[in-house]
A computed fold for a 474-nucleotide part of an RNA from Mangrovibacterium diazotrophicum, annotated as small-subunit ribosomal RNA, 3' major domain. The source organism's lineage runs through Bacteria, Bacteroidota, Bacteroidia, Marinilabiliales and Mangrovibacterium. The prediction has a mean pLDDT of 82.

Context: one part of a larger RNA
RNA sequence: UGACGGGGGCCCGCACAAGCGGAGGAACAUGUGGUUUAAUUCGAUGAUACGCGAGGAACCUUACCUGGGCUUAAAUGGGGAGUGACAGCUGUCGAAAGAUGGUUUUCUUCGGACACUCUUCAAGGUGCUGCAUGGUUGUCGUCAGCUCGUGCCGUGAGGUGUCGGGUUAAGUCCCAUAACGAGCGCAACCCUUACCGUUAGUUACCAUCAGGUUAUGCUGGGGACUCUAGCGGGACUGCCACCGUAAGGUGAGAGGAAGGUGGGGAUGACGUCAAAUCAGCACGGCCCUUAUGUCCAGGGCUACACACGUGUUACAAUGGCCGGUACAAAGGGCAGCUACUGGGUGACCAGAUGCUAAUCUCUAAAGCCGGUCUCAGUUCGGAUCGAAGUCUGCAACCCGACUUCGUGAAGCUGGAUUCGCUAGUAAUCGCGCAUCAGCCAUGGCGCGGUGAAUACGUUCCCGGGCCUUGUACA
Numbered sequence: 001u002g003a004c005g006g007g008g009g010c011c012c013g014c015a016c017a018a019g020c021g022g023a024g025g026a027a028c029a030u031g032u033g034g035u036u037u038a039a040u041u042c043g044a045u046g047a048u049a050c051g052c053g054a055g056g057a058a059c060c061u062u063a064c065c066u067g068g069g070c071u072u073a074a075a076u077g078g079g080g081a082g083u084g085a086c087a088g089c090u091g092u093c094g095a096a097a098g099a100u101g102g103u104u105u106u107c108u109u110c111g112g113a114c115a116c117u118c119u120u121c122a123a124g125g126u127g128c129u130g131c132a133u134g135g136u137u138g139u140c141g142u143c144a145g146c147u148c149g150u151g152c153c154g155u156g157a158g159g160u161g162u163c164g165g166g167u168u169a170a171g172u173c174c175c176a177u178a179a180c181g182a183g184c185g186c187a188a189c190c191c192u193u194a195c196c197g198u199u200a201g202u203u204a205c206c207a208u209c210a211g212g213u214u215a216u217g218c219u220g221g222g223g224a225c226u227c228u229a230g231c232g233g234g235a236c237u238g239c240c241a242c243c244g245u246a247a248g249g250u251g252a253g254a255g256g257a258a259g260g261u262g263g264g265g266a267u268g269a270c271g272u273c274a275a276a277u278c279a280g281c282a283c284g285g286c287c288c289u290u291a292u293g294u295c296c297a298g299g300g301c302u303a304c305a306c307a308c309g310u311g312u313u314a315c316a317a318u319g320g321c322c323g324g325u326a327c328a329a330a331g332g333g334c335a336g337c338u339a340c341u342g343g344g345u346g347a348c349c350a351g352a353u354g355c356u357a358a359u360c361u362c363u364a365a366a367g368c369c370g371g372u373c374u375c376a377g378u379u380c381g382g383a384u385c386g387a388a389g390u391c392u393g394c395a396a397c398c399c400g401a402c403u404u405c406g407u408g409a410a411g412c413u414g415g416a417u418u419c420g421c422u423a424g425u426a427a428u429c430g431c432g433c434a435u436c437a438g439c440c441a442u443g444g445c446g447c448g449g450u451g452a453a454u455a456c457g458u459u460c461c462c463g464g465g466c467c468u469u470g471u472a473c474a
Stems, first nucleotide, its partner, number of pairs: 001474002003471003007468007015458002019421005026313008034304002042053002064299007076122009087104007106113002124288002127286003133282002135277003138273001140271001145184006151160003164175003190265004195233007205222002209220003236259001239253001240251004315414001319373007331362003336355002340351004380411001385406007427450007
């Protein structure tokens, strides 16, 4: 100087407490361990692995296994030699890859171009090492810290500044001060949301006027309103009262759409964990080179006495079912989204129209109204299984989703323990997107609808910050 203490003081955080809803019990989905297997490819492992890499494993992907092939090789470039079909069509063998026959047989300014074969030089490796590395990422932590120059103090390591008194979300600011200044962080500048003005009105809008319809901004028209999207304004403890030297604090104060960081996001200091990744990529070294490279078919990654994590659906009446009826936002769409009509109980099919989109289209559910069920393993719950189908795709056996009919399991609120959340939040309800032929999505990322309870307080648990103290630790 640090680190540590079941030392002390001060302070903070959904850390506890106060509340609300979950997990832990059930079934299923998914990931992991284990076991099994020819293979069940590899990585991730307290917090910081386990719906993680994977934002799509039937083939492909694919790295694994079994079997069948190739050896300048799947691709690209250079040198040399050769050919003009090695490419298409077609025959045989084959699971395919490929092997082997037949046939059609480029262009030309004759220099060559183009394609292919042979040969040669460069290959290739998801093989090892993340403890050789770059880059990127997680975490402490959006915590308030981490340092420097000069000066001063100390033999020196080092200290001071950065401590103290207040204050703040903050090393934020004020006062004091052998320190005076400065940098990286904090804050602000950026995006979004909440209010207003202005400019501009098409595909959006429709108050006034006119036309028209069973009906509809449908049409002329309008630039008011909504909205869209550019530019501005607006919030600064600015004003008032009180407290305070000041910084600042308090106020159901005024005004205001918004009040003290208005809400949300992006933004992550010096560093820690030899943290993660050589399988995203790059790269040093090592290793393989008729194989650890490469092509193909089939299988596997989907196994299943079991254990754990994360989820979905439930156990019902604040509910289930049936009928009627209302209201979003944000996104997507041409190998696409599809209105509408017809067929089918339905998944869907057939026709047909509009839209490269503020134009056309995909578009709610909870809600509300009425009816029914009456507390039961039920009209709860839907696993599992049987049958028949639809769709995608070369192909749904291993191993897809969906539909209809039948079947109708466990489950009556879950032990110890444990998780999330402080407001448009939790809870609850649906919608969209990426990936994608299809989809094992109950996942991920977004969007809106409905919309709570509670916080006395900081004694205790956990983590963190500052000061101080002890130490046989570094």